[in-house]
Context: one part of a larger RNA
RNA sequence: GCCAAGGAGUGGGGUCCAAUGGCGAGGCUAACCCAUUAUUGGGGAAGCCGUAGCGAAAGCAACAAGCCCGCAGUUUUUCGAGGGGCGGCGUGGGUUCGCGCGGAGUCAUUGGGCCACGACCCGGAACCAGGUGAUCUAGGCGUGGGCAGAUCGAAGCGUAACGAAAGUUACGUGGAGGAUCGUUAGCGGUACUGAUAUGCAAAUCGUUCGCGUGACCUGUGUCUAGGGGUGAAAGUCCAAUCGAACUUGGAAACAGCUGGUUCCUCCCGAAACAUAUCGAAGUAUGACCUCACCGGAGAUUGUGGGCGAGGUAGAGCACUGAUUAGGGGAGCCGGGCGGGAAACUGCUCGUCCCCUUGUCAAACUCCAAAGUCGCUCUCGUUGUAGAUGGUGGGAAGUCCGGGCUGGGGGGUAAGCUUCUAGUCCGUAAGGGAGACAACCCAGACCAGGGUUAAGGUCCUUAAUUGUCGACUAAGUGUAAACACUGAAAGGCGUCCCAAGCCCUAGACAACUGGGAGGUGAGCUUAGAAGCAGCUACCCUUUAAAAAUAGCGUAACAGCUUACCAGUCGAGGUUUGGGGCCCUGAAAAUGGACGGGGCUCAAGUCGACAACCGAGACCCUGGAACACCGCAAGGUGAUUUCGUAGGGAGGCAAUCCGCGGGCGUGGAAGCAGGGCUGUAAGGUCCUGUGGAGCGCGCGGGUAAGAAAAUCUUGGC
Numbered sequence: 001g002c003c004a005a006g007g008a009g010u011g012g013g014g015u016c017c018a019a020u021g022g023c024g025a026g027g028c029u030a031a032c033c034c035a036u037u038a039u040u041g042g043g044g045a046a047g048c049c050g051u052a053g054c055g056a057a058a059g060c061a062a063c064a065a066g067c068c069c070g071c072a073g074u075u076u077u078u079c080g081a082g083g084g085g086c087g088g089c090g091u092g093g094g095u096u097c098g099c100g101c102g103g104a105g106u107c108a109u110u111g112g113g114c115c116a117c118g119a120c121c122c123g124g125a126a127c128c129a130g131g132u133g134a135u136c137u138a139g140g141c142g143u144g145g146g147c148a149g150a151u152c153g154a155a156g157c158g159u160a161a162c163g164a165a166a167g168u169u170a171c172g173u174g175g176a177g178g179a180u181c182g183u184u185a186g187c188g189g190u191a192c193u194g195a196u197a198u199g200c201a202a203a204u205c206g207u208u209c210g211c212g213u214g215a216c217c218u219g220u221g222u223c224u225a226g227g228g229g230u231g232a233a234a235g236u237c238c239a240a241u242c243g244a245a246c247u248u249g250g251a252a253a254c255a256g257c258u259g260g261u262u263c264c265u266c267c268c269g270a271a272a273c274a275u276a277u278c279g280a281a282g283u284a285u286g287a288c289c290u291c292a293c294c295g296g297a298g299a300u301u302g303u304g305g306g307c308g309a310g311g312u313a314g315a316g317c318a319c320u321g322a323u324u325a326g327g328g329g330a331g332c333c334g335g336g337c338g339g340g341a342a343a344c345u346g347c348u349c350g351u352c353c354c355c356u357u358g359u360c361a362a363a364c365u366c367c368a369a370a371g372u373c374g375c376u377c378u379c380g381u382u383g384u385a386g387a388u389g390g391u392g393g394g395a396a397g398u399c400c401g402g403g404c405u406g407g408g409g410g411g412u413a414a415g416c417u418u419c420u421a422g423u424c425c426g427u428a429a430g431g432g433a434g435a436c437a438a439c440c441c442a443g444a445c446c447a448g449g450g451u452u453a454a455g456g457u458c459c460u461u462a463a464u465u466g467u468c469g470a471c472u473a474a475g476u477g478u479a480a481a482c483a484c485u486g487a488a489a490g491g492c493g494u495c496c497c498a499a500g501c502c503c504u505a506g507a508c509a510a511c512u513g514g515g516a517g518g519u520g521a522g523c524u525u526a527g528a529a530g531c532a533g534c535u536a537c538c539c540u541u542u543a544a545a546a547a548u549a550g551c552g553u554a555a556c557a558g559c560u561u562a563c564c565a566g567u568c569g570a571g572g573u574u575u576g577g578g579g580c581c582c583u584g585a586a587a588a589u590g591g592a593c594g595g596g597g598c599u600c601a602a603g604u605c606g607a608c609a610a611c612c613g614a615g616a617c618c619c620u621g622g623a624a625c626a627c628c629g630c631a632a633g634g635u636g637a638u639u640u641c642g643u644a645g646g647g648a649g650g651c652a653a654u655c656c657g658c659g660g661g662c663g664u665g666g667a668a669g670c671a672g673g674g675c676u677g678u679a680a681g682g683u684c685c686u687g688u689g690g691a692g693c694g695c696g697c698g699g700g701u702a703a704g705a706a707a708a709u710c711u712u713g714g715c
Stems, first nucleotide, its partner, number of pairs: 001715006011117001013115011026049003032043004053060002063087001066086004073079001088101005120260002123257001127250006138224009147214001149181003152177001156173007186211003191207002194205002226242001228238002263650006273286005288397001290394002294390001298382003302379001304377006314367001315365002320361003325356006333350007401425010430441003445622007455612003458596003464609001466608006477598002489583003493580010510567005516540003521535003546561001549560003623640002625636004651704001653701007661693002669688008
């Protein structure tokens, strides 16, 4: 891992509700007794619930119907069970109020909840109590054992030398030491981060390495015990277990946490919010779901109209503030500079006012939508097939939400966070977007056929290499959005639009020619001659020619330009706007428009035609559901997705009672196959097997397996 078998809402008690049944102003027995013996029959009112409420209490103590409305129904302008409104009554110093009053309960069974119990099942780490352990290991105590060989050479002692002496030195002797070397034995365990890694081994093997007369190693006996011991201290060690041993018990500890929780079909169908909470992974109540009942006539999300409300988007600057430029003014209120002896006065900046001009605002508004809300009318939708709203009862789940679009707050931002209106996912399958919960299309009862939606139509790949007209040359692009990045700033890339000016009296470009004289203007200067600088910028001849726009020279010279003529012959030039395109443009294996590939496209923009394309829509047949009907049958454009969850009806297993059956002429079981039911399932045939087994009605459960790192067994 697979297979088989086992494996999770149970039991008694209490309590609430529903259904069914008995009796009914009453209902029921409990223990126990008698009989009979799994059963059951007869007794047994002790006691419990109900029959009266109100009041804290003392205490007091109620309609056998007086009036009206009215559903079903009916003998139909009426009556009218149940129902409702009045009136009346009881009680309470809460008296304009509260509660109650015109009799329905009780017992049993079944089902659904809740409560305390192990309480659907499995699961802690832990806690407590009583015991068992020092044959491992830690430490102590008693008593024993062990340590080849070699090296160094302390004190002491001796001799000699020297010295006045104390003593010093030298040479011997001596043999100290937690001394040295050492695979002696023994003990240890440094590095290879070697081998091994279902091992030789739940710590080993190899080489290497440390200690090896000591705080040494070791035998044996004995002591210390679990919040305790022991510890040259590492939270070490205390029997492969230690930041509190092991074992038995409390015990099925508790777990707001994780996992699992077993047959079918049908109907409805959520929430991830609010409030409170030692609350935030929980719970309670409300909102939202479901079922049943009461009740009896309107309800309303829509369209259009009328009346009203309000200050958002936008816009504006009339207010409050912010704010550009110019002009005019006021007053010295403030600063600076100047003139003046001062008074005072001039200039300027600020301040304030007016005019023109250019902007901005959630906490500005002279204005002001769309939409929204309230009331109302019309139409629509819905409702006596009982709605809406409301009431009463039972039972939930939910209280981690998320995406998108619009509108906000926070944040540099975020697949960020927090609100809000809507929608979708959650709980929604199908088609499209390469793949892709929430983006686009579209809400799947079943089967068959057709038509479309979004999106597409060169190949992959169903469908036009469709038609007409443009643009793009960058493979730009071939990407609805998101998840595909691409900005400011630039482009004499190219296409389009508009306007101004020049132009056959010839524009623009190019080429040819001219481009002069007074004069080298004056000043300055060493010089200044068009061209260092300052001032002025005239006049003449002309078709035109600057008191010179650029280069150049020391200064001249020289080369261009403006300007003019000629050649040429038709548009030119400038500005603004738009489309596509280009630069800007950087990431790590080689690489992505899904890919191939595509250029008058298979790209982009515009117009048009055809086709493909879903479970959508239509048609045919069938099923279910709701309602009508005794039934047959009928009606349904606006019924048929669905997690948590509620409700309804069934299938199967096993046992019992009653009834009625099958079986050696072959039961159950097993294997293969046929038929049938929407399904759980049912049934038949053949083989095997060899003795029991179905069916109907009713009752009872240890009553359904794919999951729980489930348990046991097998392979």
A computed fold for a 715-nucleotide part of an RNA from Methanocella paludicola SANAE, annotated as large-subunit ribosomal RNA, domain II.
Model confidence (mean pLDDT): 80 of 100.